[in-house]
A computed fold for a 339-nucleotide part of an RNA from Globobulimina sp., annotated as large-subunit ribosomal RNA, domain IV. Its mean pLDDT, the model's own confidence on a scale to 100, is 86. Rfam family: Bacterial large subunit ribosomal RNA.
Context: one part of a larger RNA
RNA sequence: GUCGUGGCUAAGGAACUAGGCAAAAUAGCCCUGUAACUUCGGGAGAAAGGGUGCCUCUCUAGUGCUUGCACUAGAAGGCCGCAGUGAAUAGGCCCAGGCGACUGUUUAACAAAAACACAGGACUUUGCGAAAUCGAAAGAUGAUGUAUAAGGUCUGACACCUGCCCGGUGCUGGAAGGUUAAGGGGAGAAGUUAGUUUUCGAACAAAGCUUUGAACUGAAGCCCCAGUAAACGGCGGCCGUAACUAUGACGGUCCUAAGGUAGCGAAAUUCCUUGUCGGGUAAGUUCCGACCUGCACGAAUGGUGUAACGAUCUGGGCACUGUCUCGGCCACGAGCUUG
Numbered sequence: 001g002u003c004g005u006g007g008c009u010a011a012g013g014a015a016c017u018a019g020g021c022a023a024a025a026u027a028g029c030c031c032u033g034u035a036a037c038u039u040c041g042g043g044a045g046a047a048a049g050g051g052u053g054c055c056u057c058u059c060u061a062g063u064g065c066u067u068g069c070a071c072u073a074g075a076a077g078g079c080c081g082c083a084g085u086g087a088a089u090a091g092g093c094c095c096a097g098g099c100g101a102c103u104g105u106u107u108a109a110c111a112a113a114a115a116c117a118c119a120g121g122a123c124u125u126u127g128c129g130a131a132a133u134c135g136a137a138a139g140a141u142g143a144u145g146u147a148u149a150a151g152g153u154c155u156g157a158c159a160c161c162u163g164c165c166c167g168g169u170g171c172u173g174g175a176a177g178g179u180u181a182a183g184g185g186g187a188g189a190a191g192u193u194a195g196u197u198u199u200c201g202a203a204c205a206a207a208g209c210u211u212u213g214a215a216c217u218g219a220a221g222c223c224c225c226a227g228u229a230a231a232c233g234g235c236g237g238c239c240g241u242a243a244c245u246a247u248g249a250c251g252g253u254c255c256u257a258a259g260g261u262a263g264c265g266a267a268a269u270u271c272c273u274u275g276u277c278g279g280g281u282a283a284g285u286u287c288c289g290a291c292c293u294g295c296a297c298g299a300a301u302g303g304u305g306u307a308a309c310g311a312u313c314u315g316g317g318c319a320c321u322g323u324c325u326c327g328g329c330c331a332c333g334a335g336c337u338u339g
Base pairs, nucleotide, nucleotide: 002334003333004332005331006330007329008328009327011325012324015323020320028052029051030050031049032048037042039157053079054078055077056076058075059074060073061072062071063070064069065068080084092318093317094316095315096314097313098312099310100309104116105115120155121154122153123152124151125150126149132141133140134139158305159304160303161302163235164234165233168232169231170228171227172226173225174224177223178222179221183217184216188212189211190210191209192208195204196203197202236254237253238252239251240250263297264294275291276290277289278288279287
């Protein structure tokens, strides 16, 4: 000199960096005091301040009792240091936003989350020998339960709400008609031969047997007719128009099952885009508040809010610092050699 682990550091104090990562700072107990917001419970240890050691045969109050001690709390006076929870142990805090209500669960060994679950909501199946599931079956779970129960699916506290479309796909119901399997049915047809005829080559041919087989009949399903969207899903285009311009409440037209309602909106969604305006900074592709031109939000594939909560994500501030300007010094260990 290098690496690791600790300690200190003038002046500055995040200028470092993707990012205050890491470190520093805060810290116990007692007293004072405590905002917005809120589901009135919280928020809250909010924040912001003050005190803290030792001595006294000085005093006060309370408690316990073996009645003169012990303990607790306080008052007064005094003593020392730079420093009194004198070492150690012991919250950093605030503001704003996204997501998820919350406590919880998860990729044992690269992901702890906005993912899963959740209480609550809704639809749907199931009348009990239940549906559903396992099993060729017996049987078992469901359940020693009985619709305030059990199974499946979706959503996800709470508040305000949840619009239009049943044309397609699915599900449920219907049964007039069309189509339709096996089966039933058996019109006929073919083969065989007793027999008949014969020009002796052959022809015809009943019954029986064998093979084949038309009409007619024949369920569910499908076609068909309805219902159903907290079922799967879907929710337009063009043109014109107001006394400056611009815009278009208004009108016309085409298409559709119906043309996106409330609310929100450059958003975990916005390509163009670092959109435009405002705020914050000396300076802000991030952040916050608006605008709406939504490439391509939108209502239980839930929409919009929301106190509390979060080893969550994003932006800002105070305090604090070797993160940095920009380095320096110290301690211990490794590194080296031999075994």